This is a predicted structure of a 129-nucleotide RNA (c-di-AMP riboswitch aptamer (ydaO/yuaA leader)) from Thermoanaerobacterium saccharolyticum. RNAcentral holds the sequence, with entries from Ribocentre. Of the family's consensus pairs, 96% are formed in the model.

RNA sequence: AAGUAAAAUAUGCCGAAUCCCCGAAAAGGGGUACGGGGGAUUUUUCUUUGGGGUGAAUCCACUUAGGUGGUAGGGCGGCCCUUUGCCCGAACCCGUCAACUAACCUCGGAGGCAAAAGGGGGAUUUUUA
Numbered sequence: 001a002a003g004u005a006a007a008a009u010a011u012g013c014c015g016a017a018u019c020c021c022c023g024a025a026a027a028g029g030g031g032u033a034c035g036g037g038g039g040a041u042u043u044u045u046c047u048u049u050g051g052g053g054u055g056a057a058u059c060c061a062c063u064u065a066g067g068u069g070g071u072a073g074g075g076c077g078g079c080c081c082u083u084u085g086c087c088c089g090a091a092c093c094c095g096u097c098a099a100c101u102a103a104c105c106u107c108g109g110a111g112g113c114a115a116a117a118g119g120g121g122g123a124u125u126u127u128u129a
Stems, first nucleotide, its partner, number of pairs: 011114004019031004034108005043099001050097001051094004059070004073088004079122006
């Protein structure tokens, strides 16, 4: 100096997933920022080649069928555009059924991590002079 591993941080990141109250309690319960689904008129298209939902996570090629390479798309410390770099590009659910959708009905409010960056331009807000 570099790499790997572990730990720590009221330092942060992905995500809707934060916060509050009751409770002896980490059990359990009630709410909540913030999110999802169903659902008329009208209209549109499809229905075994089934169809559909959450999500950025779709598609293509190769393969020893393990996986590999790319890709639509997504993330990177207030916001927007651009550029370079780095990372992700999964998984699960409904069960023959659902377009949008007013009223209305209903559900979630987790989990995982240290990939989190540099340059240029712009808008806005606050504080000080």